[in-house]
């Protein structure tokens, strides 16, 4: 240096093609049951959707750039 994949919640990960309210499941909190724990069940707390900028009523979601990580080719 050419090509490719990823980057969403405390962790794992879906949503992205095809733009329209961001979500699961675990973990943590309370609670409920229970002699106790645990399990199970109710409920709740967590996000500038890596970072900038265009498009556009409306972007995670489409384009550009660039930053990490990985994988390939030389």
């Nucleotide at each position: 240096g050419g090509g490719g994949a990823c980057a969403u919640a405390g962790c794992u990960c879906a949503g992205c093609c095809c733009g329209g309210u961001a979500g699961a499941g675990c973990a943590g909190c309370g609670g409920u049951c229970u002699g106790u724990g645990g399990a199970a069940c109710c409920g709740u707390c967590c996000g500038u959707c890596g970072c900038g900028g265009g498009u556009u009523c409306a972007a995670a979601u489409c384009c550009c750039g660039c930053u990490g990580u990985c994988c390939u080719c030389a």

A computed fold for a 74-nucleotide RNA from a Candidatus Magasanikiibacteriota bacterium, annotated as transfer RNA. Model confidence (mean pLDDT): 82 of 100. It matches the Rfam family "tRNA". The family's RNA type in Rfam is transfer RNA. Rfam's curators write: Transfer RNA (tRNA) molecules are approximately 80 nucleotides in length.